[in-house]
A computed fold for a 371-nucleotide RNA from a Gammaproteobacteria bacterium, annotated as Bacterial RNase P class A. The gene name in the source record is rnpB. It matches the Rfam family "Bacterial RNase P class A". By type it is a ribozyme.

RNA sequence: GGAGUCGGCCAGGCAGCCGCUGCGAUCCUCCGGGGUCGUGGAGGAAAGUCCGGGCUCCAGAGGGCAGGGUGCCAGGUAACGCCUGGGGGGCAUGAGCCCACGGAAAGUGCCACAGAAAACAUACCGCCAAAGCGCUUCGGCGCCGGCAAGGGUGAAAAGGUGCGGUAAGAGCGCACCGCGCGCGUGGCAACACGUCGCGGCACGGUAAACCCCACCUGGAGCAAGACCAAAUAGAGGAACGGGCGGCCCCUCGGGGCUGCGGCGUGCGGCCCGCGCGUGUUCCCGGGUAGGUCGCUAGAGUUGCGCGGUGACGCGCAUCCCAGAUGAAUGGCUGUCCACGACAGAACCCGGCUUAUCGGCCGACUCCCGAC
Numbered sequence: 001g002g003a004g005u006c007g008g009c010c011a012g013g014c015a016g017c018c019g020c021u022g023c024g025a026u027c028c029u030c031c032g033g034g035g036u037c038g039u040g041g042a043g044g045a046a047a048g049u050c051c052g053g054g055c056u057c058c059a060g061a062g063g064g065c066a067g068g069g070u071g072c073c074a075g076g077u078a079a080c081g082c083c084u085g086g087g088g089g090g091c092a093u094g095a096g097c098c099c100a101c102g103g104a105a106a107g108u109g110c111c112a113c114a115g116a117a118a119a120c121a122u123a124c125c126g127c128c129a130a131a132g133c134g135c136u137u138c139g140g141c142g143c144c145g146g147c148a149a150g151g152g153u154g155a156a157a158a159g160g161u162g163c164g165g166u167a168a169g170a171g172c173g174c175a176c177c178g179c180g181c182g183c184g185u186g187g188c189a190a191c192a193c194g195u196c197g198c199g200g201c202a203c204g205g206u207a208a209a210c211c212c213c214a215c216c217u218g219g220a221g222c223a224a225g226a227c228c229a230a231a232u233a234g235a236g237g238a239a240c241g242g243g244c245g246g247c248c249c250c251u252c253g254g255g256g257c258u259g260c261g262g263c264g265u266g267c268g269g270c271c272c273g274c275g276c277g278u279g280u281u282c283c284c285g286g287g288u289a290g291g292u293c294g295c296u297a298g299a300g301u302u303g304c305g306c307g308g309u310g311a312c313g314c315g316c317a318u319c320c321c322a323g324a325u326g327a328a329u330g331g332c333u334g335u336c337c338a339c340g341a342c343a344g345a346a347c348c349c350g351g352c353u354u355a356u357c358g359g360c361c362g363a364c365u366c367c368c369g370a371c
Stems, first nucleotide, its partner, number of pairs: 001367010012336007020041009043342001047353002050351005055221004067217005072086005087101001088099004102212002107210002109206003124151002126147003132143004159177006178201001179199004183194004225293004236283005243260007262278006300319001302317006337340001
C1' cells in the first nucleotide's frame, strides 16, 4: 500500500421566526377555559408481531391423556426458540463463518430416473469348471452348478489396503486402518485420548416422515381491566295521595285482582268505536353517551469499583429522559459541510428477524513492497 474478518458508535450541524403537546409555577375567568414564564417532547430499528416475561381478567384440588413446542454439554437470565463459554461436524490460505447437532443394532413408511439389485439382498456383462453326470478325436465341450474379485448403473451398492488362501472367489484366515462393545485416563458434562481387552463386522440413507425418549407448556389480551356516571329498559322499598261496584286474603287496618268511570295516548279530518298505559316525590339498582384511572420510576440511565474467560452479577454514587386519545413531537428562512438512508411511539420490558445514505473508532488476518 492492497484485500478482508469481527466488535462498537453516530444518524446532518448552527442561528432566527412562527406553531403543536405533557408537566410545574403564577395571573385572569362568564368556571368552558385562556395568558405569561420555566421545563420535557420518537428509534436503532419506534417496524414484522416471530419467541419470552411483567401486568390484567377468566378458568383451575392433585395427577394423567390428547394437542403444541424445544432438542450436543455447561452456564447466564424474570424468562426464552435469546445470549455466553465449551464439545462435535462442515467451509475458508487465514482472521473467522455456518450447523433443528437426541434416537435409524423398538416398530412402520419412503428412497424418482438408471440399474441385476435401493435392503429378509441380488446377478446384466463377467470369473471358474475342483466335485457329480453326459459326450469325447483325450485337447476339451455341455449340463448340474459355484462366485461376487473386475466392469457397468446410481446421490447412495452391504467396510478399506495388503498378504495368505482357492477351481474361481469371499472377513474364509491373518496384519494394519476403520467400526461396535467393554475397561482405563482426563473433563462437572458434551466429549477426547489409550503400546489395553473382546467381537470378523451384527451398523445404507431418511425422524423440519410417522414414531420413540427427555424436558417445557391453562386461555384471552390495555378495545386487558377498574372506578364515576347524563339517558333508556326492568325490578324493589319508603312517604304522601287515590270516584263507584263485585270477589278474595288478613295481623281489622289495609292489600291484591277485576268491571265501570276519569285522565293521557295511538289509529282517524271529526264522532262512535277499538287498542295501550295509569298518581307524585325520594332512595336502591342498572349501566349507555361522556369522563377518570390503568399510563409510564423501570428486570430504568450514566459513571466508578469489585467478582467472573465471558454472557452477567454485586455495591456505591448520579439522573428523571414522550405519554397523546382525532391522537403533539412540525413548518419557513438563512448559512456551513462529507448534501443527509431506512423509517415514526400508543401498556411496558428482554430478544430474534427484516429495512437502512454516508461516516468514525478499536482489535485481528492474508498478500505485496521498503528499512